[in-house]
RNA sequence: UUUCCGAAAAGGUAAAUCCUGGGUAAUCAGGAGGCACAAAGCUACGGGUCCUUUUGAGAAUGUUAUUUGAAAGGACCGCCGGGCUGCCGAA
Numbered sequence: 001u002u003u004c005c006g007a008a009a010a011g012g013u014a015a016a017u018c019c020u021g022g023g024u025a026a027u028c029a030g031g032a033g034g035c036a037c038a039a040a041g042c043u044a045c046g047g048g049u050c051c052u053u054u055u056g057a058g059a060a061u062g063u064u065a066u067u068u069g070a071a072a073g074g075a076c077c078g079c080c081g082g083g084c085u086g087c088c089g090a091a
Stems, first nucleotide, its partner, number of pairs: 005089002012037002017032006035078001041084003045081003048076010
C1' cells in the first nucleotide's frame, strides 16, 4: 500500500409518519422526524416490483368491474445482483 474483515474513534445518511410543492400515477424535492444502515454513496447494466397507455385471450355477461399475456413509455438503488468511488484500522 492492497484485499478480507468490522472492534474502537471521528463523523455520515435518514425509515415510517406529518406539513408544503411538482407529477395522471408510480413517486420526487424541501422542512420536521428517527426505523435502521459499513457503502442505506453514485449508476437503471441484469433480474424483480410498481405506475400510465394500447392491445390479444379467458371467465362472467344487460352493463360495469376484474384475471392473464404482450408492446411502448415511466418510477423504485433502503428489493437482489453487477459496475464505479469512498472514512477509519483493533482482532

About this RNA: c-di-GMP-I riboswitch aptamer from Nitrospirae bacterium GWC2_42_7, 91 nucleotides, folded computationally. Model confidence (mean pLDDT): 84 of 100.